A computed fold for a 349-nucleotide RNA from a Thiotrichales bacterium, annotated as Bacterial RNase P class A. A source record names the gene rnpB. Lineage of the source: Bacteria > Pseudomonadati > Pseudomonadota > Gammaproteobacteria > Thiotrichales. Rfam family: Bacterial RNase P class A. Rfam links the family to the GO terms ribonuclease P activity, tRNA processing and dimeric ribonuclease P complex. It is annotated as a ribozyme.
[in-house]
RNA sequence: CGAGCCGGUCGGACAGCCGCUCGCCGCAGGGCGGGAGGAAAGUCCGGGCUCCACAGGGCAGGGUGCCAGGUAACGCCUGGGGGGCGCGAGCCCACGGAAAGUGCCACAGAGAGCAGACCGCCGAUGGCCGCAUGGCGGCACAGGCAAGGGUGAAAGGGUGCGGUAAGAGCGCACCGCGCGGGUGGCAACACACCGCGGCACGGCAAACCCCACCCGGAGCAAGACCAAAUAGGGGAACCAGGGUGUGGCCCGCACCGUUCCCGGGUAGGUCGCUAGAGGCGCAUGGCGACAUGCGUCCCAGAGGAAUGGCUGUCCUCGACAGAACCCGGCUUACAGACCGGCUCAUGCA
Numbered sequence: 001c002g003a004g005c006c007g008g009u010c011g012g013a014c015a016g017c018c019g020c021u022c023g024c025c026g027c028a029g030g031g032c033g034g035g036a037g038g039a040a041a042g043u044c045c046g047g048g049c050u051c052c053a054c055a056g057g058g059c060a061g062g063g064u065g066c067c068a069g070g071u072a073a074c075g076c077c078u079g080g081g082g083g084g085c086g087c088g089a090g091c092c093c094a095c096g097g098a099a100a101g102u103g104c105c106a107c108a109g110a111g112a113g114c115a116g117a118c119c120g121c122c123g124a125u126g127g128c129c130g131c132a133u134g135g136c137g138g139c140a141c142a143g144g145c146a147a148g149g150g151u152g153a154a155a156g157g158g159u160g161c162g163g164u165a166a167g168a169g170c171g172c173a174c175c176g177c178g179c180g181g182g183u184g185g186c187a188a189c190a191c192a193c194c195g196c197g198g199c200a201c202g203g204c205a206a207a208c209c210c211c212a213c214c215c216g217g218a219g220c221a222a223g224a225c226c227a228a229a230u231a232g233g234g235g236a237a238c239c240a241g242g243g244u245g246u247g248g249c250c251c252g253c254a255c256c257g258u259u260c261c262c263g264g265g266u267a268g269g270u271c272g273c274u275a276g277a278g279g280c281g282c283a284u285g286g287c288g289a290c291a292u293g294c295g296u297c298c299c300a301g302a303g304g305a306a307u308g309g310c311u312g313u314c315c316u317c318g319a320c321a322g323a324a325c326c327c328g329g330c331u332u333a334c335a336g337a338c339c340g341g342c343u344c345a346u347g348c349a
Stems, first nucleotide, its partner, number of pairs: 002344009012314007020035006037320001041331002044329005049219004061215005066080005081095001082093004096210002101208002103204003118149002120145003125142002127139005157175006176199001177197005182191003223271004233262006242256005278297008315318001
C1' cells in the first nucleotide's frame, strides 16, 4: 500500500438582523436565559406512574426456553458452554424433552419405521440338465444376501482385517454411539479416565403435546382539583291563603309554592408536565454487563401545538428524519467525515 473484522464519535461551522415558544425579572416599552434526535420513527418487548379489580389455590389462555450473572424489569445486556461458517480478526444459532402418548415425513423410490429387494451378488444346501460319475460343469427353479448401483432432505453407524457360496457387528481392532461410574467445573458441559453394551435409540415439538419458569385489566383522551349559565336531584323550615289529584263528603295523603342549605356534573380553567432507575468527571470493586462513593451540571414541555427566515464569510456543499407522560431495550432509516483496536496477504526497509 491492498483486502477485511470489531467498537465508538460527529452529522455543516461562525457572526449579525428579524421572528416563534417556554421560564424568570420589570408598572410598562422591554431585558435576560432555555429551546428536538441518534434514531424524537415502528409501537415490538420490559418497567415507572395513574385508575379499576383482587383471600388462597387450581383450570383455561398467552409468553419465554443451554448455563451463570447484571438489572426496577425484559423477549435486553455481559461472561461462559455446545453447534455451524470463515485461512483469520470475527460472525450466526427459539439451543429443554422424540427410550410419555398422538400425528406428519410431499415427489421419487422395492422400502419412510420396529421397513425393504428394482438393478445387482450368490446359489454352499435342495432341485433340474450334461459328462471323461464316490466328482466336475451348467441352469438361475426353490432359496440366501444387503457388499455395490439406483431413489430421496433422510434408507437401521464408519474404516480396515478376518470370515463366507455370496454377504452381514457375524467376529476382531480403531473411531463413533448409548448406559453406568470417576475426575474437573457453581452450572451448561468437558475428558485419548474406567467398566458394560455389537448398536438396541431415523427426522420433525416456530405439529399437538410434556416439563420448568413468568404473566390481573386499561392507559396521560390515565387520573386529580376548582367550577359558571341553563335544566334537574336531595334535605330542612314555612304554608295565613290557594290550586290539582284521590274520595260521595270532611279529615288525611301526594304534587304544585316560598326561603335556606347540600352534593353530582357540563362549558371553562388548573394540576398531572418533566430533577430523572438523569448527564458528565474521578475513585473503588468486578474479565465484563454493572454496582457503590464523591464532585459537578440543569438540559424543550406546547395544547392548533414553538425551534424558522434573511444576509455575510468559509468548507468536504450537508443524509435519515421532527418531541407530546417518562424511562430501559430491540428493530428499522441514514449522504458523508473522523477516531481507536485487530486480522489476512504481498512487497519494501